[in-house]
RNA sequence: GACGGUAUAGCUCAGCGGGAGAGCACUUCCUUCACACGGAAGGGGUCGGCAGUUCGAUCCUGCCUACCGUCA
Numbered sequence: 001g002a003c004g005g006u007a008u009a010g011c012u013c014a015g016c017g018g019g020a021g022a023g024c025a026c027u028u029c030c031u032u033c034a035c036a037c038g039g040a041a042g043g044g045g046u047c048g049g050c051a052g053u054u055c056g057a058u059c060c061u062g063c064c065u066a067c068c069g070u071c072a
Stems, first nucleotide, its partner, number of pairs: 001071007010024004018055001026042005048064005
């Protein structure tokens, strides 16, 4: 330098045009003498950034950024 992949909650990930979700973690309550386990409820997201397409974009297109890989 060329090409490909990944980027979504604190962490690991799903979701692939119309509701942003799961597990773990965190908070409160119940349970216990206390802790752990268990149960109930809850908070937490500019979906990497900027444009474009569309009635509508996490999702499709282009560029950029970061990381990983292949080739040179």
A computed fold for a 72-nucleotide RNA from Candidatus Physcosoma equi, annotated as transfer RNA.
Its Rfam family is "tRNA". The family's RNA type in Rfam is transfer RNA.
Taxonomically the source falls in Candidatus Physcosoma (Bacteria, Spirochaetota, Spirochaetia, Spirochaetales).